[in-house]
């Protein structure tokens, strides 16, 4: 250059063939607990890589762009 797969929270992921404006885990707040404190419990907050376009309805489909890996003369 081309060709394949990915791209969802600070990390790690989930979502079956397009259907409740998205689950779970570590990290992070708070509150119990305790002499503190771990740990353990409850409780809370945070995410669809950017813009288009299709559809009643998009993480999922197309289109363009940007990035990670991997393959190729």
């Nucleotide at each position: 250059g081309c060709c394949g797969u990915c791209c969802u929270a600070g990390c790690c992921c989930a979502a079956c063939u397009g259907g409740c404006a998205g689950a779970g885990g570590c990290a992070c707040c708070g509150c119990g607990c305790u002499c503190a404190g771990a740990c353990c419990g409850c409780g809370g907050a945070g995410a669809u890589c950017a813009g288009g376009g299709u559809u009643c309805g998009a993480a999922u489909c197309c289109c363009u762009g940007g990035g990670a890996c991997g393959g190729u003369a």
Description
Transfer RNA from a Streptosporangiaceae bacterium, 73 nucleotides, folded computationally. The coordinates come from a structure-prediction model, not an experiment, and the mean pLDDT is 80. Lineage of the source: Bacteria > Bacillati > Actinomycetota > Actinomycetes > Streptosporangiaceae. RNAcentral holds the sequence, with entries from ENA and MGnify. The same sequence occurs in records of 2 taxa.